[in-house]
Record summary: A computed fold for an 86-nucleotide RNA from Pseudonocardia broussonetiae, annotated as SAM riboswitch aptamer (S box leader). RNAcentral holds the sequence, with entries from Rfam. Model confidence (mean pLDDT): 82 of 100.

RNA sequence: CCACCAUCCAGAGCGGCCGAGAGACCUGGCUCCGUGACGCCGCAGCAACCCGGAUCGUCGGGUGCUCAUGCCGGGACCGAUGGAGG
Numbered sequence: 001c002c003a004c005c006a007u008c009c010a011g012a013g014c015g016g017c018c019g020a021g022a023g024a025c026c027u028g029g030c031u032c033c034g035u036g037a038c039g040c041c042g043c044a045g046c047a048a049c050c051c052g053g054a055u056c057g058u059c060g061g062g063u064g065c066u067c068a069u070g071c072c073g074g075g076a077c078c079g080a081u082g083g084a085g086g
Base pairs, nucleotide, nucleotide: 001086002085004083005082006081007080008079013043014042015041016040017039021032022031023030025075026074027073028072029071044066045065046064048063049062050061051060052059053058070078
């Protein structure tokens, strides 16, 4: 990168750096944002999938996630994450 399967109304924030937009894309709303958003790093936390231990008490590891239902309506060969393949 390609095709397949599952999930996407549950859950979980502080600190440091940076400095203007961010919430994937188009559109209409709405929300967050110099009282510093988004992003990056550290620590903490959550527990969705997989692996292992245990055997109904859950524990460890890998990936993931931690405003709002993937923020909401409409659109499209839409996207994200995990698993197992090429």